[in-house]
């Protein structure tokens, strides 16, 4: 220098064909228990890497850039 893949909650990841942003775990509150653990319930937590574009509408499609990984040179 070239090619491919990844980037969504604190962490691990879904999100299919463009139409409400989600799950598990962690953390918080509660129930249960003599207490802890386990189990169950509840709530909270988001600039969907950044900036543009397309569209009535973008996490998703297009472009550029950034970060990470793999391969080639």
């Nucleotide at each position: 220098g070239g090619g491919c893949c990844c980037u969504u909650a604190g962490c691990u990841c879904a999100g299919u064909u463009g139409g409400c942003a989600g799950a598990g775990c962690a953390g918080g509150g509660g129930a249960c228990u003599u207490u802890u653990a386990a189990u169950c319930c509840c709530a909270a937590g988001g600039u969907c890497g950044u900036g543009g574009g397309u569209u009535c509408g973008a996490g998703a499609c297009c472009c550029a850039c950034a970060g990470g990984g793999c391969c080639c040179a």
A computed fold for a 73-nucleotide RNA from an uncultured Coriobacteriaceae bacterium, annotated as transfer RNA.
The prediction has a mean pLDDT of 82.
Its Rfam family is "tRNA". Gene Ontology term of the family: triplet codon-amino acid adaptor activity. It is annotated as a transfer RNA.